Molecule: small-subunit ribosomal RNA
Organism: uncultured prokaryote
RNA sequence: ACAGGAAGCGGGUUGGCGCAUGGGAUGCGCUGCGUGUUUUUUCUGACAUCUGGCAUCUGACAUCUGGCAUCUGCCGUGCGGGAGGUGGAGACUGGCGCACGGGUGAGUAACGCGUGGGAAUUUGCCCUUGGGUGGGGAAUAACCGCUGGAAACGGCGGCUAAUACCGCAUACGCCUUUAGAGGGAAAGCUCCGGCGCCCUAAGAGGAGUGCCCUGGGAGGAGCCCGCGUCCGAUUAGCUUGUUGGUGGGGUAAAGGCCUACCAAGGCUACGAUCGGUAGCUGGUCUGAGAGGAUGAUCAGCCACACUGGGACUGAGACACGGCCCAGACUCCUACGGGAGGCAGCAGUGGGGAAUAUUGGACAAUGGGCGCAAGCCUGAUCCAGCCAUGCCGCGUGAGUGAAGAAGGCCUUAGGGUUGUAAAGCUCUUUCACCCGCGAAGAUGAUGACGGUAGCGGGAGAAGAAGCCCCGGCUAACUCCGUGCCAGCAGCCGCGGUAAUACGGAGGGGGCGAGCGUUGUUCGGAAUUACUGGGCGUAAAGGGCGCGUAGGCGGCGGAUCAAGUCAGGGGUGAAAGGCCUGGGCUCAACCUGGGAAUUGCCCUUGAAACUGAUUGGCUCGAGUUCGGGAGAGGAUGGCGGAAUUCCCAGUGUAGAGGUGAAAUUCGUAGAUAUUGGGAAGAACACCGGUGGCGAAGGCGGCUACCUGGUCCGGUACUGACGCUGAGGCGCGAAAGCGUGGGGAGCAAACAGGAUUAGAUACCCUGGUAGUCCACGCCGUAAACGAUGUGUGCUAGACGUUGGGGGGCUUAGCCCUUCGGUGUCGCCGCUAACGCAUUAAGCACUCCGCCUGGGGAGUACGGCCGCAAGGUUAAAACUCAAAGGAAUUGACGGGGGCCCGCACAAGCGGUGGAGCAUGUGGUUUAAUUCGACGCAACGCGCAGAACCUUACCAGCUCUUGACAUGGGAAGUAUGGGGACCAGAGAUGGUCUUCUUCAGUUCGGCUGGCUUCCACACAGGUGCUGCAUGGCUGUCGUCAGCUCGUGUCGUGAGAUGUUGGGUUAAGUCCCGCAACGAGCGCAACCCUCGCUUUCAGUUGCCAUCGGGUAGAGCCGGGCACUCUGAAGGAACCGCCGGUGAUAAGCCGGAGGAAGGUGGGGAUGACGUCAAGUCCUCAUGGCCCUUAUGGGCUGGGCUACACACGUGCUACAAUGGCGGGGACAAUGGGCAGCGAAGCGCGAGGUGGAGCAAAUCCCAAAAAAGCCGUCUCAGUUCGGAUUGUUCUCUGCAACUCGAGAGCAUGAAGUUGGAAUCGCUAGUAAUCGUGGAUCAGCAUGCCACGGUGAAUACGUUCCCGGGCCUUGUACACACCGCCCGUCACACCAUGGGAGUUGGUUCUACCCGAAGCCGGUGCGCUAACCUUAGGGAGGCA
Repeated sequence: ACAGGAAGCGGGUUGGCGCAUGGGAUGCGCUGCGUGUUUUUUCUGACAUCUGGCAUCUGACAUCUGGCAUCUGCCGUGCGGGAGGUGGAGACUGGCGCACGGGUGAGUAACGCGUGGGAAUUUGCCCUUGGGUGGGGAAUAACCGCUGGAAACGGCGGCUAAUACCGCAUACGCCUUUAGAGGGAAAGCUCCGGCGCCCUAAGAGGAGUGCCCUGGGAGGAGCCCGCGUCCGAUUAGCUUGUUGGUGGGGUAAAGGCCUACCAAGGCUACGAUCGGUAGCUGGUCUGAGAGGAUGAUCAGCCACACUGGGACUGAGACACGGCCCAGACUCCUACGGGAGGCAGCAGUGGGGAAUAUUGGACAAUGGGCGCAAGCCUGAUCCAGCCAUGCCGCGUGAGUGAAGAAGGCCUUAGGGUUGUAAAGCUCUUUCACCCGCGAAGAUGAUGACGGUAGCGGGAGAAGAAGCCCCGGCUAACUCCGUGCCAGCAGCCGCGGUAAUACGGAGGGGGCGAGCGUUGUUCGGAAUUACUGGGCGUAAAGGGCGCGUAGGCGGCGGAUCAAGUCAGGGGUGAAAGGCCUGGGCUCAACCUGGGAAUUGCCCUUGAAACUGAUUGGCUCGAGUUCGGGAGAGGAUGGCGGAAUUCCCAGUGUAGAGGUGAAAUUCGUAGAUAUUGGGAAGAACACCGGUGGCGAAGGCGGCUACCUGGUCCGGUACUGACGCUGAGGCGCGAAAGCGUGGGGAGCAAACAGGAUUAGAUACCCUGGUAGUCCACGCCGUAAACGAUGUGUGCUAGACGUUGGGGGGCUUAGCCCUUCGGUGUCGCCGCUAACGCAUUAAGCACUCCGCCUGGGGAGUACGGCCGCAAGGUUAAAACUCAAAGGAAUUGACGGGGGCCCGCACAAGCGGUGGAGCAUGUGGUUUAAUUCGACGCAACGCGCAGAACCUUACCAGCUCUUGACAUGGGAAGUAUGGGGACCAGAGAUGGUCUUCUUCAGUUCGGCUGGCUUCCACACAGGUGCUGCAUGGCUGUCGUCAGCUCGUGUCGUGAGAUGUUGGGUUAAGUCCCGCAACGAGCGCAACCCUCGCUUUCAGUUGCCAUCGGGUAGAGCCGGGCACUCUGAAGGAACCGCCGGUGAUAAGCCGGAGGAAGGUGGGGAUGACGUCAAGUCCUCAUGGCCCUUAUGGGCUGGGCUACACACGUGCUACAAUGGCGGGGACAAUGGGCAGCGAAGCGCGAGGUGGAGCAAAUCCCAAAAAAGCCGUCUCAGUUCGGAUUGUUCUCUGCAACUCGAGAGCAUGAAGUUGGAAUCGCUAGUAAUCGUGGAUCAGCAUGCCACGGUGAAUACGUUCCCGGGCCUUGUACACACCGCCCGUCACACCAUGGGAGUUGGUUCUACCCGAAGCCGGUGCGCUAACCUUAGGGAGGCA
């Protein structure tokens, strides 16, 4: 070494897909130390070449000289042939081996493998026991001769040997046997060698090694069996040598292994057969484990050797490098024939994303042969290649702030890269160079290898990359890009400010590696054995009966199968784990141990399960007596209604609808009365009442019949529960045959409705609905909840029984069975369930595993059909789904409000004109605003200016700001002239002589020039923004703290009952308080008091006038303007709840917020505005900036909005003539006087309660007009004028005269207004030189109507549904068109696999026969036995 740390508990948890993290394998990409190739470099070259020169060296060739060797000749030795011996080589005969070792995984789902057993076997070489090894014979290779063939390879004849071959003899043991007997072996070789002997040959004996027979062993091999060993039932039946027996055969051996006969068996739902896939195991990867996946390297077994078949030899093979046959392929050929098998080691081609050297050695380990020496050995040991993996190592260490340079960012200060570098001081591992140099070898022998290692040397020297930085997930900025390019594992990034794309800087991670891809396990409790679920998320079978199976009440005894304990055998080794050891460490190697959870044998135990046996009564059942009931089946009967028929009465309609029509009716309907016929269904009772297993069952009655409940007695003795298959029942619709058919009513017809209406509505109407028999077999067949049993608070109903009590039309208590409502504990994701569980447990069955495809296709089964049942995959999506929450929405509900409707009054829409917009046009018609909430809006006023637009001209540090330098001093204004359209430029002239001052050209200012920073932009983005504004909406809402409830989102408060204009107030309440809103506080109008009294006023007093507050005077009044008062449901009555409040009344100027204004919660609309202003980013910079002239914004076929004036008599015109308020005024208002008028002239008065604008108008009074295109209406046009202004042409306003258009009250539609309001009348102001029908303000005259909240619009609160949340302008369905993807069908066609029947049939084996051939043995020599073919 037990022991692992996951899950669990806490703490409740649908689901799939994906990721991170961790582990393993492989390929690819990038990348060190290695190598190769290619390119480049050498700067004029170690290149090529020419001429010439110099120096040196030397080859070929030739010649000469010397030496040596060889050959020949001669001399000498001797050569050659034969025999023998010895050694070597080759062929051949013979022996052993070649069945080992090495390779591969095609086949195999099998006794193939694993594990544990077994009996009927064999075994060369090895060990061991006993015995033997005698005597003969006949051939044949090689060889020789002849000969065929291209070759491979042969043929014939002749000779010869053996441990080659064959008889005979012998046989302890061996084999057979009828127990008498019979049968069967051998081989020699080598060495030593005594004695005897004439001696040669031979040889006694001994040793070694073989050979033969035989017993045993070891190891090997063959055979049999139990258990284990993938997926599919859309494979359910398979099998005839099949299962068994007997005889025989066969084998080394049991066996249907084979054969003859006999029997009819054998296997299978615990999955036979069939199909698919696969070598199995030790192990390996992963995992906390259980498991899941896998079977490379190493080891065991099996199978295979080009494909298929076959045997031979042999101890062993049906044989990888043997044989035969068939086939495919390749090669040779003389075309007649032959040869071959790398899944041995290298190597080649091909395929592929991808995988190495035609290396060294037998030195070691091992194998074969051999007596041995030794030979063979791509087994093996080594080396080579590849970062493919594991392990180890280096690429330096210390110091070093001027925080260098450079890079990047920046708020411009700085920050960061960063002690990083440089510099200084050191070290030398690895690599490199030199030297020494192993172990591996027990005596010899070393491929590796001059390797490992050791010593020395030089020098920081030769040596860092890869991925990532939106979240998951560790690490952020800038630039570029602009839904492009691209990224992406999931979610998702990118449409001009991208931490997500690309680059850069920086950062994070790992490191000689780093990323990515594919596969597997994990996480995943998403297959749940450990360890899940099924009311609504996927999931309870429609219901019952019941087979197999599973599970099963209380005692006793026995057995020991399960179970537990001890012992033994086995579980190979290696691997993994623990602990030691060896390579410097590690990887790696190695010793020992534990483990190997399994199987077998054996000895025990007996609680539990099981088995056997014998009992029990509580489960279950039987029995007796009662009870309730739409339980089922069959027959009979009944009344109401409907329709039809007949008859009577009766007359014009009836019927039907939202309204109608089709329809019926004068041939008499409908209505009504009487009679008759038919079919179907059973009002009331009737009920979360009853019965049934479910479907389902409803008039009354008879008969037959099932189940159930209560009470009691006795009996049986676990007889029980569940229930795969199976069988039966099973609503409606539908189908078949035959009946029936009143009403209803698919289809169908007609009428309506409608854009259409194949619908809803109406009139008809056929199947069908009904009955009998037979099918179908499905439903939201639901309690969306399988069955059975036990246990776990209650309360209140109801139904069927029993018991008890009482005060008995009855009530109360209790018990058993059913059926409901509510409610604890507990459960649940929540909703909810809760003794009728969805609680706590047990039993058995069914079912689920993301959405779509699809309950579909194919196949099977069932069906007459319709169809049912069983039931996939491809493909596709990143979700689909449940419950609950907050909103929003609803042609949902309730309550309430608003000029929202209604009731009214007046308009718009028609006309002309004004004005804005769209459109069009244009050089430009600048820009913005677009439903309400753009359109008389920005614009409180475009002839120039404004002005942003267009054309042309013109300026470039600029029209304007800050800073530097230089110069000039000055400056500012007026006038004239020249050029020009002007801006601008130039000249002359005149007036003045900037500010401060320390009086110094000192400071500032100004002008000009220069260069650069910069100015400038009404250029873009309101979807980058601030600010401001609109709108819902002056609607009553919007929130917070604490507490409480809920797993949570959230809820509560804020809901409820009243009330209010109001979340206003009151009451209640798990809420209590608070904030922003409402209201009030502010302004104004209305009454009043006090104070004050001019410019206002004038009652009293006085003066005075033609008249007049004109004057004195006064401040009473009006008024002015400052401060107060006053109104609060305060008082009374009623009502309400004794509240809040509401209604009425009194008083009061005013009454229930008195009228009006200011005031606009949280938020919504990416609402509006970059052209008010501010501002990020982007863009322009002799222009997109600045200036000027002219033009444009004023155009005009047309369309719309907002207005003005009208169409007239409630009026027009004329006359006369009354009453306001708010305002404004000095570059101003301007009186009187003049003009027909616009206006002119004039200049009193007034910085204004003083003067002026200033006349108010409508009304009222008088006159006229009399219903007409007019005495209405005033457009348009002509003409003459006036005013403003530098200038009225484009393009101003006004006046006079003349002209006198449309228009006679306006379609659909639509707007405003609830009281001093609408309507109507005039007045003032801002802007402004001038220009107002617009805008803002002021007063005069002054109505009508509101029953009411059904409807339209908008809004508030509560509630409900929701598949919406960009929130109904939402979401979403189907057809069609085109393209593409996947699948089904398809006349057919083709391939593969398998089965069955039949035909031909190689080699081979077995058997039979056997022309022919024939050495050994026998022989009577004829032949025979036997053998070969």